The RNA shown here (small-subunit ribosomal RNA) has 1468 nucleotides and comes from an uncultured prokaryote. The coordinates come from a structure-prediction model, not an experiment, and the mean pLDDT is 82. It matches the Rfam family "Bacterial small subunit ribosomal RNA". Rfam links the family to the GO terms ribosome and structural constituent of ribosome.
[in-house]
RNA sequence: UUAUGGCUCAGGAUGAACGCUAGCGGCAGGCCCAACACAUGCAAGUCGAGGGGUAACGGGGAGUGGCACAAGAUGACGACCGGCGCACGGGUGCGCACCGCGUAUGGAACCUACCCAGUACAGGGGAAUAGCCCAGGGAAACUUGGAUUAAUGCCCCGUAGUACCAAUUUGCAGCAUUGCUUAUUGGUUAAAGCCUUCGUCGGUAUUGGAUGGCCAUGCGUCCCAUUAGCUUGAUGGUAAGGUUACGGCUUACCAUGGCUACGAUGGGUAGGGGCCCUGAGAGGGGGAUCCCCCACACUGGUACUGAGACACGGACCAGACUCCUACGGGAGGCAGCAGUGAGGAAUAUUGGACAAUGGGCGGGAGCCUGAUCCAGCCAUGCCGCGUGCAGGAAGACGGCCCUAUGGGUCUUAAACUGCUUUUAUACGGGAAGAAAAAAGGGCACGUGUGCCCUACUGACGGUACCGUAAGAAUAAGGACCGGCUAACUCCGUGCCAGCAGCCGCGGUAAUACGGAGGGUCCGAGCGUUAUCCGGAAUUAUUGGGUUUAAAGGGUCCGUAGGUGGGCCAUUAAGUCAGUGGUGAAAGUUUGCAGCUCAACUGUAAAAUUGCCUUUGAUACUACUGGUCUUGAGUUAUGGUGAAGUUGCCGGAGUAUGUAGUGUAGCGGUGAAAUGCAUAGAUAUUACAUAGAAUACCGAUUGCGAAGGCAGAUUACUAAUAAUAUACUGACACUGAGGGACGAAAGCGUGGGGAGCGAACAGGAUUAGAUACCCUGGUAGUCCACGCCGUAAACGAUGGUCACUAGCUGUUCGGAACUUGUUCUGAGUGGCUAAGCGAAAGUGAUAAGUGACCCACCUGGGGAGUACGUUCGCAAGAAUGAAACUCAAAGGAAUUGACGGGGGCCCGCACAAGCGGUGGAGCAUGUGGUUUAAUUCGAUGAUACGCGAGGAACCUUACCAGGGCUUAAAUGUAUUUUGACAGGUUUAGAGAUAGACUUUCCUUCGGGCAAUUUACAAGGUGCUGCAUGGUUGUCGUCAGCUCGUGCCGUGAGGUUUCAGGUUAAGUCCUAUAACGAGCGCAACCCCUGUUGUUAGUUGCCAGCGAGUCAUGUCGGGGACUCUAACAAGACUGCCGGUGCAAACCGUGAGGAAGGUGGGGAUGACGUCAAAUCAUCACGGCCCUUACGUCCUGGGCUACACACGUGCUACAAGGGUAUGGACAGAGAGCAGCCACUGGGUGACCAGGAGCGAAUCUACAAACCAUAUCACAGUUCGGAUCGGAGUCUGCAACUCGACUCCGUGAAGCUGGAAUCGCUAGUAAUCGCAUAUCAGCCAUGAUGCGGUGAAUACGUUCCCGGGCCUUGUACACACCGCCCGUCAAGCCAUGGAAGCUGGGAGUGCCUGAAGUCCGUCACCGUAAGGAGCGGCCUAGGGUAAAAUCGGUAACUAGGGCUAAGUCGGAACAAGG
Repeated sequence: UUAUGGCUCAGGAUGAACGCUAGCGGCAGGCCCAACACAUGCAAGUCGAGGGGUAACGGGGAGUGGCACAAGAUGACGACCGGCGCACGGGUGCGCACCGCGUAUGGAACCUACCCAGUACAGGGGAAUAGCCCAGGGAAACUUGGAUUAAUGCCCCGUAGUACCAAUUUGCAGCAUUGCUUAUUGGUUAAAGCCUUCGUCGGUAUUGGAUGGCCAUGCGUCCCAUUAGCUUGAUGGUAAGGUUACGGCUUACCAUGGCUACGAUGGGUAGGGGCCCUGAGAGGGGGAUCCCCCACACUGGUACUGAGACACGGACCAGACUCCUACGGGAGGCAGCAGUGAGGAAUAUUGGACAAUGGGCGGGAGCCUGAUCCAGCCAUGCCGCGUGCAGGAAGACGGCCCUAUGGGUCUUAAACUGCUUUUAUACGGGAAGAAAAAAGGGCACGUGUGCCCUACUGACGGUACCGUAAGAAUAAGGACCGGCUAACUCCGUGCCAGCAGCCGCGGUAAUACGGAGGGUCCGAGCGUUAUCCGGAAUUAUUGGGUUUAAAGGGUCCGUAGGUGGGCCAUUAAGUCAGUGGUGAAAGUUUGCAGCUCAACUGUAAAAUUGCCUUUGAUACUACUGGUCUUGAGUUAUGGUGAAGUUGCCGGAGUAUGUAGUGUAGCGGUGAAAUGCAUAGAUAUUACAUAGAAUACCGAUUGCGAAGGCAGAUUACUAAUAAUAUACUGACACUGAGGGACGAAAGCGUGGGGAGCGAACAGGAUUAGAUACCCUGGUAGUCCACGCCGUAAACGAUGGUCACUAGCUGUUCGGAACUUGUUCUGAGUGGCUAAGCGAAAGUGAUAAGUGACCCACCUGGGGAGUACGUUCGCAAGAAUGAAACUCAAAGGAAUUGACGGGGGCCCGCACAAGCGGUGGAGCAUGUGGUUUAAUUCGAUGAUACGCGAGGAACCUUACCAGGGCUUAAAUGUAUUUUGACAGGUUUAGAGAUAGACUUUCCUUCGGGCAAUUUACAAGGUGCUGCAUGGUUGUCGUCAGCUCGUGCCGUGAGGUUUCAGGUUAAGUCCUAUAACGAGCGCAACCCCUGUUGUUAGUUGCCAGCGAGUCAUGUCGGGGACUCUAACAAGACUGCCGGUGCAAACCGUGAGGAAGGUGGGGAUGACGUCAAAUCAUCACGGCCCUUACGUCCUGGGCUACACACGUGCUACAAGGGUAUGGACAGAGAGCAGCCACUGGGUGACCAGGAGCGAAUCUACAAACCAUAUCACAGUUCGGAUCGGAGUCUGCAACUCGACUCCGUGAAGCUGGAAUCGCUAGUAAUCGCAUAUCAGCCAUGAUGCGGUGAAUACGUUCCCGGGCCUUGUACACACCGCCCGUCAAGCCAUGGAAGCUGGGAGUGCCUGAAGUCCGUCACCGUAAGGAGCGGCCUAGGGUAAAAUCGGUAACUAGGGCUAAGUCGGAACAAGG
């Protein structure tokens, strides 16, 4: 970079909650948790036109003076009997994975009060009972006994069929049982009245309808297989019982069935649907409000009543809880509406009214109705409105920012002027929702209906709405501003405080934290949190993949299943088209309409993608029948092969044994040692024995399903290609479960055992070495039988079939001919086209194009782990999670960098040489130490005789002490003055302070100078990791790039590679590249040769003069030289090699020959390299000091260590005397000839020279003499003494001279440095700095002047190409594991503890049913008793799921811990 892949965000939504904020209205919504517990009130009554009646109230009446009192005739009516209702409405979602729900059917197997329609009827009689009354019990709740009484309560008799039952029977129909229907006979069950105004309203039987229910069936309806087998009334039959009704629903008997991989059983979770959210859709998620269904009503069980219940505001029993109690007993059930407590992040009023809608009762008025309609609270949501509009520039003040005499922005914003009045406020008016029922009147018909008229009724509410008044008056916030993502600056902070959805931000210049100014988005809201969908094609049906990213089963056989060749016909299941039914309403969508709009509502349409019915079509799939041969198979023929199993045989090698020869070692390694060997090894010869493996042939060979298979041969078995005939006739492909095979290692039993060889032992190596190496060596390796079942079991590529360009090998067959070629079938290889692919690659043996089937994948880690289960003798295998944690992990390719990878090449890189360093003494720098201070910087190469080219003071930055507050410079303004400066002097260490003295100019405007104040300074203080500039290094290495083109999805590549060549990316050739730039080279300077010009201060050949002598003088330009110009060198010429570039040649010529030598010149970049102390500069810091002045000290310290040097250790030398030859540079506060003095440093005089003119003995060298190998006539340190010079001043702390002293040192360990020719080595000279000098340093100059290079194996550094890479901060990289510490979640675990479900046994309430029944009753029946069943309880043993736990195991995450160094390069 590209692809893979996860994480995250932008959208929408909510019964929401929280934070900040808040003007109004409309419409909606409002306990998601504790089906937790509930105080209080209300939520289901009604009927007197059913009844007996009369407790309260009213009225009338009697009575009385008035009360008392009596009276049910009256309006009415408590309680009671009776009827209807209470099974609706309302609540909740516990349970339920189910015919519960949804949808579609069926009921020929059923019920249905009230309502509607039809038919028929209502005769007679009886016995009780509540109430009331009387008498008891009890605290209460309540209850017992006696007497009396009514009914639309109950019972009996009569009547009855279109009802029911039984039998016979007719016709028709269907879907099996059967249904409907005709006729006859027999049997059975009814009733109720009230008021009477004779209208109602009721009652009984029955038929039909409507409504509501019940039952059955098809299809659909969550997760777990780490739940695989379940079931005894279980499945079916017969009979009976039961039910409204069918049915094992129940019972008896009989049979042995039934369900399940298309997921039974078990476990977990959950009310279902219409619908709601999201989405392009398919889907995914949800089940608030509204509607339908179900379930439940403190928990569990049970039935009663009834048309309907197994009953929310009924009953009984059991249990838990709460309350009352006189302790004996009792009462209760808000998951109705309000409300309370509790829980919780969280969810409202103990409101009004029955006016409307609806419900119950009633003939009706009416009563009841927390259903309902309204109101209250809450920005919880959706929708709407408003918080003003226009003008107005001194572009104000103020804030903020900047490049700051100024500008920008807030900003037309405000002030100010004019306008408007929604809303709010005040006042006034003021609805619709109401139409009825009932009552009265009228009309029509004619006996109960319809129509019309009149009158009555509003909780909301004096609300909506309308009008009037005044006045901008009453009304804006929240979040965000690094990227995603719209919106930027300043200040503060300084890895702190903090932010954060992800990436990440913060360590002194933060658009990311906090504040401010400004801006952006939305707006009565804005944000955050939680949850769902989307984006996510990240579960892929639509719409993904599996060579290398996660992912092909190790291989084959084969069951179920899935898929399947050609033709003809049949059927019509799938499929397609039409029809009918249904798919409730609401909702969604569209049109229209109503509230001023909208939300909201009404109405109509569409849609409801579905299910069922029916008619048709028949291409395809399917079913059934027939047929075919090309798929598949069988057969024949001659082949092929390390195919398998089995027996037998061989040779080479190895080992061992015996014997012989023979003697001192053998063996082994990087080198060694252990080991073997004089008891004779190794070596060698012969013979014998043993086991294992099969050289050559032998290979991109062959065979096999894979694993795998190799000497020869025998027997048996299998496979396979080709060719050709005949046969079968789709018999095929794949293959979940299942089965078989399955390397090595390992296990069991028994053999065998030569070599090899885990473990183990010893020897080495090493810091260690439980390794690599060596010497031994057990299991094993081998055979037989039996297990195991895994591998990088790989082509990391499942199987089958078909199709799609070529070239070239090879194996086994076949054919042809021209006999070494061609064609052809099947295998096995290589290279390529198209295509595919992220790319690498693949490419007829596909990773191409299609079809079918199977397997597998869904971020990394945890983890192939834990638990469970299966298999195994074990080892272990198979299946296979979660918590937790991270924002990545991984693939392919690219560019670099790196490699103890490779190739080529270069360099004093090695080698070959010469001389050093490291040892000594001293000098100098650094570290360390010391100190008041030892100022600061430089620190591998690239710091250390470096900054410093010169620290006694100064320098100086450091320390101690003493001072100043502005010194110096500059400017402006200001104050004051005529001084300041200078001189003398006092105190002082000095700075400084004091005293004395002298003293301006003027054109009078001022100038000059000083002084005061303010601004302005100053800092060698910090940051070289904020910077500029400068510099070092890689490296004077040959590289670094650009434009266009081309290649590649892209990063990028090509050019710049390749073949040559060069010092060189230098040049040539080739070439999808063609050109260009910065580097290389050249141009520049010095030097080497010559010429020309010029000739002083340089030179002197010839001529002349002069001197003891000297270019000293006249003169000369020839020579040297000086300094300007020019020439010269270019592989130009010759020979050879080569295509060329170029190279070679003792070549020629030439002063110089292949870059002639040297210098300057340093590409893109690297090292956050060095420098804030050269200088400059941002930011920060100090301001009576971190500024500045002065004196003294320090930078020079000294147990030590290192670097760089000097001098030496001597005879190629030292010393002494004499003699010779440079170049370059410097000089006036200077260099100094010469003369004198001094042993000398030097001093005193003094000529010349501001320089080709004057100044300076060059030394090594040569000659002679001496010293004879010694701590010396070497060496000179150190110390003592005496001096000279510079300087204000040589104590700390200068150099030099003289005399004396005379240390170490006799050539230097490991190691290491420089140098390739005028070089190394050696010798001296000069200069900068400078008063002087610690200079042995630095920079230059010349004199003398070598040795060696075979060569590129190795060390170091570098360049190019290539290769590997897990590196990219780039190997000083990355990274693994144990241990130690902290935190977190998890597994195991003796035990402890809890939940749900089940089983066995015991017990067993209420209650239905059955039986019994001596008591009651005339009877029916009841009480009682017994039995079956059962809730619950007890008990026992197991299973299962949790919690917790001493201890323990591994895992994850953490700061810079410890030990090693496993992986990444050949990672040693």